This is a predicted structure of a 267-nucleotide part of an RNA (large-subunit ribosomal RNA, domain VI) from an Acidobacteriota bacterium. Rfam family: Bacterial large subunit ribosomal RNA. Its mean pLDDT, the model's own confidence on a scale to 100, is 87. Taxonomically the source falls in Acidobacteriota (Bacteria, Pseudomonadati).
[in-house]
Context: one part of a larger RNA
RNA sequence: CGAAGGAAACUUGAUGGGAUCCCUCUUUAGUACGAGAGGACCGAGAGAGACAGAGCUCUGAUGUACCAGCUGUUCCGCCAGGAGCAGUGCUGGGUAGUCAACCUCUGGUGGGAUAAGCGCUGAAAGCAUCUAAGUGCGAAGCCCUCCCAAAGAUUAGGUUUCCCUCCCUUUAUUGGGCUGUAGAGUCCUGGUAGAUGACCAGGUUGAUAGGCGGGAGAUGUAAGUGCAGUAAUGCAUUCAGUUGACCCGUACUAAUAACUCGUGAGG
Numbered sequence: 001c002g003a004a005g006g007a008a009a010c011u012u013g014a015u016g017g018g019a020u021c022c023c024u025c026u027u028u029a030g031u032a033c034g035a036g037a038g039g040a041c042c043g044a045g046a047g048a049g050a051c052a053g054a055g056c057u058c059u060g061a062u063g064u065a066c067c068a069g070c071u072g073u074u075c076c077g078c079c080a081g082g083a084g085c086a087g088u089g090c091u092g093g094g095u096a097g098u099c100a101a102c103c104u105c106u107g108g109u110g111g112g113a114u115a116a117g118c119g120c121u122g123a124a125a126g127c128a129u130c131u132a133a134g135u136g137c138g139a140a141g142c143c144c145u146c147c148c149a150a151a152g153a154u155u156a157g158g159u160u161u162c163c164c165u166c167c168c169u170u171u172a173u174u175g176g177g178c179u180g181u182a183g184a185g186u187c188c189u190g191g192u193a194g195a196u197g198a199c200c201a202g203g204u205u206g207a208u209a210g211g212c213g214g215g216a217g218a219u220g221u222a223a224g225u226g227c228a229g230u231a232a233u234g235c236a237u238u239c240a241g242u243u244g245a246c247c248c249g250u251a252c253u254a255a256u257a258a259c260u261c262g263u264g265a266g267g
Base pairs, nucleotide, nucleotide: 001152005163006162007161008160009159010158011157015149016148017147018146021049023047024046025045026044027043033038051107052106053105054104055103059100060099061098062097066093067092068091069090070089071086072085073084074083075082076081110144111143112142117137118136119135120134164266166177167176168175178264183261184260185259186258187203188202189201190200191199208254209253210252211250212249213248214247215246217243218242219241224237225236226235227234228233
């Protein structure tokens, strides 16, 4: 730009792409078969592996603005308690998120038409013959069934809903005026998104982010005080104190205000 007005949402699916193979064991059955040794087809069931996709409930890794312990040193006048630096100073744990070749889940069956092949009926050719007419079975392969993209599929599809029912003038779709809908965007708060655009959630008729309150989870029992002990230290108060991302709530703060595009019933 098109899709014969504009807009929002939901879709159909022409077409294209992707996608599972293999093994073991149990049973049928020590059956059929075989002198024996040995040892099945078919069918039923249970597992493993490879590969692919997805996910974070579990397992594990990370988790440099979470918690605790420890050393040296400087400082907060000293004690106590802390802060800075030392690779995050070192060590032990760890929420959310992210990740796993190591954790979890999923990856089926069926149908149709066939290949080789195997048939049925059956003449030419009184027989025979799967084929000439007719008709059936038959593959990890083909077409569907499953997943993804998809109407620029210019054959441009479908459904639902929303919006617009102006004025004067000219030879003229000419000139002037009024109007600015539905909706979209700028801008702002952000993240399930992300290099930026985009996408998504919101913008006071509001829980979008921060703060605050509560909770989960983490760490592991704070400081101060008291008691015991000469003291180191221990015990009690105390499953305490602290706490980033998680959950719920709450307008306290910030999403204010404003503007732009988009028209007037459509060959």